[in-house]
RNA sequence: GAAGUUGGUCAGACAAUCGCUGCGUUAACAUUAAGUUUAACGGGGAGGAAAGUCCGGGCUCCAAUGAGCAGGGUGCCAGGUAACGCCUGGGGAGCGUAAGCUCACGACAAGUGCAGCAGAGAGAAGACCGCCGAUGGCCUCAUUCGUGAGGAACAGGUAAGGCUGAAAGGGUGCGGUAAGAGCGCACCGGGCGACUAGUAAUAGUUCGUUGCAGGGUAAACUCCACCCGGAGCAAGACCAAAUAGGGUUUCAUUACUUUUAAUAGUAAACGCGUGGCUCGCGUGGAAACCGGGUAGGUUGCUUGAGCCUAUGAGCGAUUAUAGGCCUAGACGAAUGAUUGUCCACGACAAAACCCGGCUUAUCGACCAGCUUCCACC
Numbered sequence: 001g002a003a004g005u006u007g008g009u010c011a012g013a014c015a016a017u018c019g020c021u022g023c024g025u026u027a028a029c030a031u032u033a034a035g036u037u038u039a040a041c042g043g044g045g046a047g048g049a050a051a052g053u054c055c056g057g058g059c060u061c062c063a064a065u066g067a068g069c070a071g072g073g074u075g076c077c078a079g080g081u082a083a084c085g086c087c088u089g090g091g092g093a094g095c096g097u098a099a100g101c102u103c104a105c106g107a108c109a110a111g112u113g114c115a116g117c118a119g120a121g122a123g124a125a126g127a128c129c130g131c132c133g134a135u136g137g138c139c140u141c142a143u144u145c146g147u148g149a150g151g152a153a154c155a156g157g158u159a160a161g162g163c164u165g166a167a168a169g170g171g172u173g174c175g176g177u178a179a180g181a182g183c184g185c186a187c188c189g190g191g192c193g194a195c196u197a198g199u200a201a202u203a204g205u206u207c208g209u210u211g212c213a214g215g216g217u218a219a220a221c222u223c224c225a226c227c228c229g230g231a232g233c234a235a236g237a238c239c240a241a242a243u244a245g246g247g248u249u250u251c252a253u254u255a256c257u258u259u260u261a262a263u264a265g266u267a268a269a270c271g272c273g274u275g276g277c278u279c280g281c282g283u284g285g286a287a288a289c290c291g292g293g294u295a296g297g298u299u300g301c302u303u304g305a306g307c308c309u310a311u312g313a314g315c316g317a318u319u320a321u322a323g324g325c326c327u328a329g330a331c332g333a334a335u336g337a338u339u340g341u342c343c344a345c346g347a348c349a350a351a352a353c354c355c356g357g358c359u360u361a362u363c364g365a366c367c368a369g370c371u372u373c374c375a376c377c
Base pairs, nucleotide, nucleotide: 001373002372003371004370005369006368007367008366009365010364012342013341014340015339016338017337018336020045021044023042024041025040026039027038028037029035047348051359052358054357055356056355057354058353059232060231061230062229066277069275071228072227073226074225075224076090077089078088079087080086091105092103093102094101095100106223107222111221112220113217114216128162129161130158131157132156135155136154138151139150140149141148142147170188171187172186173185174184175183189212190210191209192208193207194206195204196203197202236299237298238297239296246290247289248288249287250286251285253268254267255266256265257264269283270282271281272280273279306325307324308323309322310321311320312319313318
C1' cells in the first nucleotide's frame, strides 16, 4: 500500500423567521355548570429498524383444579435471561490459505414408507459379461484294465475382475483355493470395553478384545426427551344517553331422603365455563334466531424486567453495588415550510398498551481488533 474479516458509534449539523401539538404556571373570556376559547412564559415532541406480525413475556379477562387427552413447539453440551425457537462459551461436521463463517446437530437394530431411468441386483438386494469346472456326467487317445493324459463346457461353484448407476455388503497386501471370497493373517478402518483429560458434549501418538459391518433419507410418517391453558388494549373498567320491558323457537324438570312446607340435601337431565374432558357454578329465566337502538366521553396510556456513568466478579452473554436522569402519549390522528452557512451531499423509512429478541430493507461517515499478499528499510 492492497484485499479480507470481526465488533462498536452516528443517522445530516448549526442559525434565523413563520407555523403545529401535549404538559405545567399565570391572566382574561365563558360559566350553575365549568373548556375543541385566547394570550404570555417554561420544559418536551418518531426509529435502528418504529417494518414483518415470526417467537417470548409483562398486563387484562375467562377462572377455581388436574405432570390427563387432542393439538403444537424445540432437539449436541454447559451457562445467561422474566422467558424464548434468543444470546454467550465449548464440542462435532462442512467451507475458507487464514482471520473467520454456517448448521432444521436426538433415534434408521421399534415399525411403515420413498429414491425416475439404467443395471443381474437398490436393501437381510444380486448373477448379465466373465473366472473355475477339482467333484458328477460327455467325447478322444493310451493302457500293465488299477487308471493316466487331453478336449469341450452340461450340471454345479463363485462374487476377486468388468458393466449400470448419485449410491452396489470396508481398503491395501500376502497366503490359500478348481477358481475365488475376512476363508485365514498383517496393517489401516469399524464395533465393544477399560483408562486418561474434561461439569459435559466429546477427544486420545493409551491399552485390550473382536472378522466385523444388511447402504441413503426422519425440513418423510414415526419413536424418544423436554416445554406449552385460551383470547387479546378493537383486552378490560367506569360514566352518560337512546331503543321496541319487540317477535319466534327449544329446554325449563324428574326421582329419592328429609321437613309443617320446594324446607334442606343427593342423583339424573339441561345450561354456562375462549379445542375437548375432568371438575366447578346454576336450577333460574337459560339458550338460539330475526328485528330495532346506541356506537358519545373518561380511563387503560406511559416510571419501565427503563436509560447513562463508575467500580467489582466473569473468557463471555450477563450480573452486584454506588451515583445520576425522566425521554411522544395522538385519537380522522401533532413535529412542517422558507432562508443562509458547513459537509460525509443524506438511503431505508413514521409511534398508537409496553418490553426482550429474530428476520427483512438500507445512502454513507467514523473508531478499534485480527488475517493474507506486495514493496522498501

The RNA shown here (Bacterial RNase P class A) has 377 nucleotides and comes from an uncultured Enterobacterales bacterium. Its Rfam family is "Bacterial RNase P class A". Rfam classes the family as a ribozyme. From the family's description: Ribonuclease P (RNase P) is a ubiquitous endoribonuclease, found in archaea, bacteria and eukarya as well as chloroplasts and mitochondria. Its mean pLDDT, the model's own confidence on a scale to 100, is 78.